[in-house]
RNA sequence: GCGGAUGUAGCUCAGUUGGCAGAGCACCUGGUUGUGGCCCAGGGGGUCGAGAGUUCAAACCUCUUCAUUCGCC
Numbered sequence: 001g002c003g004g005a006u007g008u009a010g011c012u013c014a015g016u017u018g019g020c021a022g023a024g025c026a027c028c029u030g031g032u033u034g035u036g037g038c039c040c041a042g043g044g045g046g047u048c049g050a051g052a053g054u055u056c057a058a059a060c061c062u063c064u065u066c067a068u069u070c071g072c073c
Base pairs, nucleotide, nucleotide: 001072002071003070004069005068006067007066010025011024012023013022019056027043028042029041030040031039049065050064051063052062053061
């Protein structure tokens, strides 16, 4: 230089053919317990890597770009 893959909550990841952004763990509060853990109930937390375009509507489609990673030269 060329061609792929990945990027979504603090972490690990779902989210299908565009139509309300989710799960587990973690965190917070309460219950339980002599305390803690386990368990039970509830809660907070996201410009979906960034910028633009298409569309009534984009995490999802198109273009550009950044980071990580794999292969080729």
Transfer RNA from Desulfovibrionaceae bacterium UBA930, 73 nucleotides, folded computationally.
It matches the Rfam family "tRNA". It is annotated as a transfer RNA. Gene Ontology term of the family: triplet codon-amino acid adaptor activity.
Its mean pLDDT, the model's own confidence on a scale to 100, is 81.
It was read from a public genome assembly.
The organism belongs to Desulfovibrionaceae, within Bacteria.